[in-house]
RNA sequence: GAAGUCGGUCAGGCAACCGCUCUUUGUGUAUGCAAAGGGAGGAAAGUCCGGGCUCCAAAGAGCAGAGUGCCAGGUAACACCUGGGAGGCGUGAGCCUAUGGAUAGUGCCACAGAAAAUAUACCGCCUAUCAAUUCAAGCCCUUAGGGGCUUGUUUGUUUAGGUAAGGGUGAAAAGGUGCGGUAAGAGCGCACCGCGCGGCUGGCAACAGGCGUGGCAGGGAAAACCCCACUCGGAGCAAGGCCAAAUAGAAAUCGAAUGGUUUAAUCACCAUGACGCACGGCUCGUGCGCGAUUUGGGUAGGCUGCUUGAGGCAAGUGGCGAUGCUUGUCCCAGAUGAAUGGUUGUCCACGACAGAACCCGGCUUAUCGACCGACUUUUAUG
RNA sequence: GCGGGCGUAGUUCAGCGGCAGAACAUCAGCUUCCCAAGCUGAGAACGCGGGUUCGAUUCCCGUCGCCCGCUCCA
Numbered sequence: 001g002a003a004g005u006c007g008g009u010c011a012g013g014c015a016a017c018c019g020c021u022c023u024u025u026g027u028g029u030a031u032g033c034a035a036a037g038g039g040a041g042g043a044a045a046g047u048c049c050g051g052g053c054u055c056c057a058a059a060g061a062g063c064a065g066a067g068u069g070c071c072a073g074g075u076a077a078c079a080c081c082u083g084g085g086a087g088g089c090g091u092g093a094g095c096c097u098a099u100g101g102a103u104a105g106u107g108c109c110a111c112a113g114a115a116a117a118u119a120u121a122c123c124g125c126c127u128a129u130c131a132a133u134u135c136a137a138g139c140c141c142u143u144a145g146g147g148g149c150u151u152g153u154u155u156g157u158u159u160a161g162g163u164a165a166g167g168g169u170g171a172a173a174a175g176g177u178g179c180g181g182u183a184a185g186a187g188c189g190c191a192c193c194g195c196g197c198g199g200c201u202g203g204c205a206a207c208a209g210g211c212g213u214g215g216c217a218g219g220g221a222a223a224a225c226c227c228c229a230c231u232c233g234g235a236g237c238a239a240g241g242c243c244a245a246a247u248a249g250a251a252a253u254c255g256a257a258u259g260g261u262u263u264a265a266u267c268a269c270c271a272u273g274a275c276g277c278a279c280g281g282c283u284c285g286u287g288c289g290c291g292a293u294u295u296g297g298g299u300a301g302g303c304u305g306c307u308u309g310a311g312g313c314a315a316g317u318g319g320c321g322a323u324g325c326u327u328g329u330c331c332c333a334g335a336u337g338a339a340u341g342g343u344u345g346u347c348c349a350c351g352a353c354a355g356a357a358c359c360c361g362g363c364u365u366a367u368c369g370a371c372c373g374a375c376u377u378u379u380a381u382g
Numbered sequence: 383g384c385g386g387g388c389g390u391a392g393u394u395c396a397g398c399g400g401c402a403g404a405a406c407a408u409c410a411g412c413u414u415c416c417c418a419a420g421c422u423g424a425g426a427a428c429g430c431g432g433g434u435u436c437g438a439u440u441c442c443c444g445u446c447g448c449c450c451g452c453u454c455c456a
Base pairs, nucleotide, nucleotide: 001378002377003376004375005374006373007372008371009370010369012347013346014345015344016343017342018341020039021038022037023036024035025034026033027032041353045364046363048362049361050360051359052358053236054235055234056233060284061283062282063281065232066231067230068229069228070084071083072082073081074080085099086097087096088095089094100227101226105225106224108220109219122167123166124163125162126161127160128159130156131155132154135152136151137150138149139148140147141146175193176192177191178190179189180188194216195214196213197212198211200209201208202207240304241303242302243301250295251294252293253292254291255290257272258271259270260269261268275289276288277287278286297455298454311330312329313328314327315326316325317324318323348351383452384451385450386449387448388447389446392406393405394404395403400436408424409423410422411421412420429445430444431443432442433441
């Protein structure tokens, strides 16, 4: 110098003028005026997870259902983060992994292929048999042309068996490579590698190392059902609370049992049950009660919840780290048809994605660029 | 703002691990003097990007788009 990896910060600046919204103070009782101060983001987004908060019972029990999935830790909690293990990618810094269980069980693996999971046998290889007959050898017969028999050899639309080395199919073929061995072969035997089991050592653990042992236990897939472990009650600020205003305080349909008290009888009251609601798949349980559905009617106002919070910054300190603790300091949007803007000038690197709506912690996605730090590879020169 | 659902031919729907179908519509041919109807045939699609799997419309994740519901009183 070039190429890269990881982490972090910023997100046009300045000035003038005109506006919008909130808070405080003053004036003051109009909803004004004046002054001072605050006024979008790293993702405010998607609403994908987790929590706070509120109501439903202090949120209860069981089944069902949903989610997560190596180990340890952090945290309010998590599917997040940190550290470690295992596997994979990269020369490397580093990066990626839905990373428990496939001998708990059930199901699936199209086509092709002999066979797709209880193993099996199409071609091939080997042995025996049968048949044919090429060739060779031996023996026998002969009309001298040849013929027959036996053995070996060769061939095969024979039959029986052995085998799984090789071929071929497939995404995947029942441990791999080599040597020995064999009729041919084969964990049949041996060595190394892989795998299972049992101790040992190290580690909290995941796991690693090494020893012994077993000739192999048996493919893939659990983002198929499932098993195991752990977690999860529901609804959401249009939650919830308060005030005010208005009306036809309405109508229809459905469900409303039994017993007791009282009474002449109803009404009424009480108890149990049923039903309904809270409650959302079911059952139980708890609480409340006339309830549910539909139609019609009215109001489209205000206050609260609302922003001081698992808050920011700085220092110290425990920890490899995520992060915890202590002290000091700061207050930093709160709108509700919904504010945070517009015009002009100037400078430069010419400005991306994008706009809070109860609040936080994460993840994911979008994003013009600029800068800082740590590290890796490579080139040249010394 | 909060909650729920759905994306397959031009339209309305099936299919839910193994060649993507139907109806209507479109186009062409036959029929007719011409049109309609009818008959025959053809073209045309899994919103997009990743992952799991031998194989994905289907299973999982992300993203984009569309649709629906949710105020108070009584």
This is a predicted complex of two RNAs, RNase P RNA and transfer RNA, with 456 nucleotides together. It holds a member of the Rfam family "Bacterial RNase P class A". Rfam links the family to the GO terms ribonuclease P activity, tRNA processing and dimeric ribonuclease P complex. The coordinates come from a structure-prediction model, not an experiment, and the mean pLDDT is 77.